[in-house]
RNA sequence: GAACGCUGGCGGCGUGCCUAACACAUGCAAGUCGAACGGGAUAAGAGAUGCUUGCAUUUCUUAUCAAGUGGCGGACGGGUGAGUAACGCGUGGAUAAUCUGCCCUACACAGGGGGAUAACAGCCGGAAACGGCUGCUAAUACCGCAUAGACUGUAUUCUCGCAUGAGAGAACAGGGAAAGAUUUAUCGGUGUAGGAUGAAUCCGCGUCCGAUUAGCUAGUUGGAGGGGUAACGGCCCACCAAGGCGACGAUCGGUAGCCGGCCUGAGAGGGCGACCGGCCACAUUGGGACUGAGACACGGCCCAGACUCCUGCGGGAGGCAGCAGUGGGGAAUAUUGCACAAUGGGGGGAACCCUGAUGCAGCGACGCCGCGUGAGUGAAGAAGUAUUUCGGUAUGUAAAGCUCUAUCAGCAGGGACGAAGAUGACGGUACCUGCAGAAGAAGCCCCGGCUAACUACGUGCCAGCAGCCGCGGUAAUACGUAGGGGGCAAGCGUUAUCCGGAUUUACUGGGUGUAAAGGGAGCGUAGACGGCAGGGCAAGCCAGAAGUGAAAACGCAGAGCUUAACUUUGCGACUGCUUUUGGAACUGCCCAGCUAGAGUACAGGAGAGGUAAGUGGAAUUCCUAGUGUAGCGGUGAAAUGCGUAGAUAUUAGGAGGAACACCAGUGGCGAAGGCGGCUUACUGGACUGAGACUGACGUUGAGGCUCGAAAGCGUGGGGAGCAAACAGGAUUAGAUACCCUGGUAGUCCACGCUGUAAACGAUGAAUACUAGGUGUUGGGGGCGAUAGCCUCCGGUGCCGCAGCAAACGCAGUAAGUAUUCCACCUGGGGAGUACGUUCGCAAGAAUGAAACUCAAAGGAAUUGACGGGGACCCGCACAAGCGGUGGAGCAUGUGGUUUAAUUCGAAGCAACGCGAAGAACCUUACCAAAUCUUGACAUCCCUCUGACAGAGCAUGUAAAGUGCUUUUCCUUCGGGACAGAGGAGACAGGUGGUGCAUGGUUGUCGUCAGCUCGUGUCGUGAGAUGUUGGGUUAAGUCCCGCAACGAGCGCAACCCUUGCCGUCAGUAGCCAGCAGGUGAAGCUGGGCACUCUGGCGGGACAGCCGGGGAUAACCCGGAGGAAGGCGGGGAUGACGUCAAAUCAUCAUGCCCCUUAUGAUUUGGGCUACACACGUGCUACAAUGGCGUAAACAGAGGGAAGCGAAGCCGAGAGGUGGAGCAAAUCCCAGAAAUAACGUCCCAGUUCGGAUUGUAGUCUGCAACUCGACUACAUGAAGCUGGAAUCGCUAGUAAUCGCGAAUCAGAAUGUCGCGGUGAAUACGUUCCCGGGUCUUGUACACACCGCCCGUCACACCAUGGGAGCCGGAAACGCCCGAAGUCAGUGGCCCAACCGAGAGGAGGGAGCUGCCGAAGGCAGGGCUGGUAACUGGGGUG
Repeated sequence: GAACGCUGGCGGCGUGCCUAACACAUGCAAGUCGAACGGGAUAAGAGAUGCUUGCAUUUCUUAUCAAGUGGCGGACGGGUGAGUAACGCGUGGAUAAUCUGCCCUACACAGGGGGAUAACAGCCGGAAACGGCUGCUAAUACCGCAUAGACUGUAUUCUCGCAUGAGAGAACAGGGAAAGAUUUAUCGGUGUAGGAUGAAUCCGCGUCCGAUUAGCUAGUUGGAGGGGUAACGGCCCACCAAGGCGACGAUCGGUAGCCGGCCUGAGAGGGCGACCGGCCACAUUGGGACUGAGACACGGCCCAGACUCCUGCGGGAGGCAGCAGUGGGGAAUAUUGCACAAUGGGGGGAACCCUGAUGCAGCGACGCCGCGUGAGUGAAGAAGUAUUUCGGUAUGUAAAGCUCUAUCAGCAGGGACGAAGAUGACGGUACCUGCAGAAGAAGCCCCGGCUAACUACGUGCCAGCAGCCGCGGUAAUACGUAGGGGGCAAGCGUUAUCCGGAUUUACUGGGUGUAAAGGGAGCGUAGACGGCAGGGCAAGCCAGAAGUGAAAACGCAGAGCUUAACUUUGCGACUGCUUUUGGAACUGCCCAGCUAGAGUACAGGAGAGGUAAGUGGAAUUCCUAGUGUAGCGGUGAAAUGCGUAGAUAUUAGGAGGAACACCAGUGGCGAAGGCGGCUUACUGGACUGAGACUGACGUUGAGGCUCGAAAGCGUGGGGAGCAAACAGGAUUAGAUACCCUGGUAGUCCACGCUGUAAACGAUGAAUACUAGGUGUUGGGGGCGAUAGCCUCCGGUGCCGCAGCAAACGCAGUAAGUAUUCCACCUGGGGAGUACGUUCGCAAGAAUGAAACUCAAAGGAAUUGACGGGGACCCGCACAAGCGGUGGAGCAUGUGGUUUAAUUCGAAGCAACGCGAAGAACCUUACCAAAUCUUGACAUCCCUCUGACAGAGCAUGUAAAGUGCUUUUCCUUCGGGACAGAGGAGACAGGUGGUGCAUGGUUGUCGUCAGCUCGUGUCGUGAGAUGUUGGGUUAAGUCCCGCAACGAGCGCAACCCUUGCCGUCAGUAGCCAGCAGGUGAAGCUGGGCACUCUGGCGGGACAGCCGGGGAUAACCCGGAGGAAGGCGGGGAUGACGUCAAAUCAUCAUGCCCCUUAUGAUUUGGGCUACACACGUGCUACAAUGGCGUAAACAGAGGGAAGCGAAGCCGAGAGGUGGAGCAAAUCCCAGAAAUAACGUCCCAGUUCGGAUUGUAGUCUGCAACUCGACUACAUGAAGCUGGAAUCGCUAGUAAUCGCGAAUCAGAAUGUCGCGGUGAAUACGUUCCCGGGUCUUGUACACACCGCCCGUCACACCAUGGGAGCCGGAAACGCCCGAAGUCAGUGGCCCAACCGAGAGGAGGGAGCUGCCGAAGGCAGGGCUGGUAACUGGGGUG
């Protein structure tokens, strides 16, 4: 360097196999020189020869061509990153230890010879690749000789240098050069010296992770000698010595090319090493050398291995990690292009040739940059779409329309720079001009918060979304779609990776009491750090200068492409390294000193400091003996156990072991663990005093060593008590526990081992500094007669300021301020586990991960809630009482069951005589059947009629229904109003769903005393304070105190009613007095005194007295008073809780039904009945039942009503109709009570259920299914188990009366009065509540939270008989090519020699080394495995 999804107009500049260093078809990528050489071929020209005069042969010249000899170049350029943790790279040095072709400078030289060989020709072998033999020939090919100042050896002089050494000079000896070509001037050749360039080697420093890698190393380390190299060197060889490296991390394992730089970051850092540039390494894998200036050589050679190809099977050929390209791999990466025009490279004298280097083009939105897709005007705010409260709103000046413009793209014309003299691939390209037409050019993501941007529909914990929190279970701004909006824009999103935020590895820049984290403690090695003053050195340090820090990149200022990206110029910077000159404060080093740190000697006192030996009394247990008798023991209560074979108890004697009461104390000692009767011996440390001695000897301390509770282990003793395991008894649902009875290891001693603890102050050690106060302990000093006071040092506690701290808290014994050293931490779980290693007899200890999984785990504090926590207080909460329920029958409601339907709701308290203040029809919502479809009900429109309704008649059904008769108003005469019928559609309708979408209303805690706010103050904050505390109250009521001061909603009061009095009024109420009057009667006149009615007032306030209390609030008692401490009762219900109840009172969003889930009608049902529960009524009787005749209320109701008197009936009732819209009349008789009589304790003269018969009333209608009456019938029931309810005074209990609803239908409900009690010691307990406090791992708040096993599913992982691979090392065997060495009986032109022969060389053979290969045993690592272990998630 990206990839993927959707989309895609143009241009410029960049950039493009990150994976298989996997395999490669085809073409090209390194050649050139005839001015080094011989020969050949072809063409042209000239000449010659032969002659069949246009042919053949031949000579010369010119040009071209391929092969060959020779020279230079193929070591550059280009590719890749496998290997490499290394002098590989970076940086700075060194070479006096080196080489350097071509190039430059200087000096000198080039004399004279020789022998071959390819090409070529001929022959031969082979399929081919290729090769052999014979013969010929040239050179700038090769070889001698001469000359030469290099070089070598011997001995030597001078100069210089950082050591080895370097340079110069002279002497002697040895010893080495050369090449010509072309034509008149060049190019070459040789030697020496120097330069430049390039290369080589060495050194300092820097350069990843792992110690679960701690020891590594035999050419290893060094020496002197030799060989080798361009050169130093164990580089190599023989000999000698035994060294070398390593905790400052050797060796081993893993990973990786390094750097300039790139990305990020404020910086320090962190990550990366694509493109461009420098270095290195590699070229199919491994080894090797040759040639050469340079290679151990990408497009050279040899060998070995793997692979591919050709073959005539004998043998050969090949290497894209060059440019294109192919296959493969992969999420993924391009053309088998053009040109040498430019830049550069190779060859050549040059022309020129070659150049997939390079310059360009092509492909890819891969990146960066620039431009465009139009501009102006335009409201009927068009249509469409979306939404809507149906009015509108949004899209939206957006479009259309009108007026313009032409950047890009298109067409046409012109047409470059890049090129120094010629030459342009790019390219008819850039650029310029003209033409036409708004035309050809917009998408992607997002819209819950973070984060800019909202609605509708669909879906209904489904489908899906999601970076984190999270969204979706019927009203989803979070899913999907649409409309709208936001962002970016030829791109937009997603994914991956890196840095940042993250001070979250902290050098800058963190921590360790409780969040993760101080080692259990000490001694001490290395190391780190270190008192006061003097002198010296200059390593660190500071300053100046010099060199270097390549270019590019980066920053600044400019310049060039129309701008920008891009390119480019100058300067800066590159924080580094090296050299040098100075400095001497600090660190360091050296020298000589000091005494304040530290230590030694001396004098004292304190102490459960340690080790060993001895010794004492109390107690437990056991044994013996005595006394003595029935129990003992034990517990919440018991039992097991012991005891008549004599226990327990008690007395005496004895045995044995262990522990040491009181003293005893946040007292003492010790490093920690720890240490407790007394005596003795030995012994460690601290402290005080004095100030003699040493002279920094100190602090800390990785490794190391030692000590180290309890339990445990080994060997040998001991064993009284206690007591794991174990046994028995209890408890319990169970009780492998708590309780009890027993009881073994062990506890004790000696010697070993283990090495851990909540080994804790959860606080490492040392030193210095920093307000105080008050105890205690050891020692000293001063004052004082004692008591005591002041003071110094050491230890040990408490309180507290500054400071610190998240807070809690710490605070001279720091958790403060500083310094030094060590140890340790980095989210929770997995896990202190696994593996490995070390230690241990074992148990186990030490060291110590990962996969996987979660979004938390944790600390401190706050507010609540909770507690079988604490303190205080209240309530018919308990207690004390009275009466009930639970048992019976019946009524009524509910559950359940049943049913066609038994409509629905209410569910602990706070559902169940509740909605329902009243289901025969209706109600009615349910069921069956029948019927209607603009509808039973509302509004609008059209047509017709004049009525409709009602009444009557007829008909018909189960009923609704149908037909007939009768019958409008206003008018301007057009019509209108009203009503009915018919019709079309908007719509009606729904007791259908959701009370978890809602309003409203209600219940409940609870008429409990609480709930809050403003300002201030405290706290980082949540919050606190106020509101807590001391009293008091019914009360957060009031008083006092107080960092609080005030205020609000609640409490109380204000309101209603009742109790006393006054006053006003006086009918329909009343009647004292006066009069009249009746059978009786306020009946009448009259009156308003009384009762009463209902208006207005008064009265009660702790006001008065005494006592208590704090001189308060208030409490207790008393007086007076109708009433006394809120006089009684009611209304009144704070902030809130329960997703409490109600969509069926009503209203209402959304959803659903629309010939039905709507509407009408008849009948049925809601009234069922094995059963269970709640609430009641009536009873069970004598405090009673029945009968007779008497007495006394209050509050209500009455016109579709109450209904009197009278009469009828045995009664329900009937008849009647007076009176009354009511203090007048009526309902209306109150009953319990009292009196008299009767019954006599029974299932009764109690009780009245049930049933039969006959009736009454209401009502269309009493069958399902009303109430009442009469007669008859006469059930259960004799006071109710466990349990449970109400009530504190005109209350409970008991007695009757009325009303609402209502045609009728109460034992229910709401009211009214009559009679009228008992008890409360008290707050221990039950329930509920309030305040304060405490603990908390709870906050859905204890109906909370939460642990482990087991069962099931999935996931990763340890062990595992084994099995299968990988990389590396060691040993041995074999041993290719090849260098080196050796070598003979083989071979050879040059030189020497007359020759023989020699010098020299070659092939061959042998040897050392040596790749691949083979054998064997180990170590490391990966995969897999029956089975098995734990872990995680659900």
The RNA shown here (small-subunit ribosomal RNA) has 1434 nucleotides and comes from an uncultured organism.
The sequence is in RNAcentral, with records from ENA, Greengenes and SILVA.
Rfam family: Bacterial small subunit ribosomal RNA.